A computed fold for an 86-nucleotide RNA from a Desulfobacterales bacterium, annotated as c-di-GMP-I riboswitch aptamer.
It was read from a public genome assembly, where an Rfam model found it.
RNA sequence: GUUUCGAAAAGGCAAAGUCACCGAAAGAUGGCGGCGCAAAGCCACGGGUCUAAAGCCGUUAUGGCCAAGAUCGCCGGGUUGCCGAU
Numbered sequence: 001g002u003u004u005c006g007a008a009a010a011g012g013c014a015a016a017g018u019c020a021c022c023g024a025a026a027g028a029u030g031g032c033g034g035c036g037c038a039a040a041g042c043c044a045c046g047g048g049u050c051u052a053a054a055g056c057c058g059u060u061a062u063g064g065c066c067a068a069g070a071u072c073g074c075c076g077g078g079u080u081g082c083c084g085a086u
Stems, first nucleotide, its partner, number of pairs: 005084002012037002017032004022027001035073001041079003045076003048071003055065003
């Protein structure tokens, strides 16, 4: 130095909720908050899940389909990183 692994130490991130704000919604962003996380850092590449504005179809009405939207704290993959017991 690298790999495996995750003891210790130093730290890191931040669930639900809530307030503000953006959005049609899912959800995102910021403050408070702290469920948890060894990548709960980053990437929408593959799959899954969520939403359905516009669009298409249909109904007396209610509706149905659909991702180019969202989710990396759903999984896989890619990529970067702190420490050093084993």
The coordinates come from a structure-prediction model, not an experiment, and the mean pLDDT is 88. The source organism's lineage runs through Bacteria, Pseudomonadati, Thermodesulfobacteriota, Desulfobacteria and Desulfobacterales.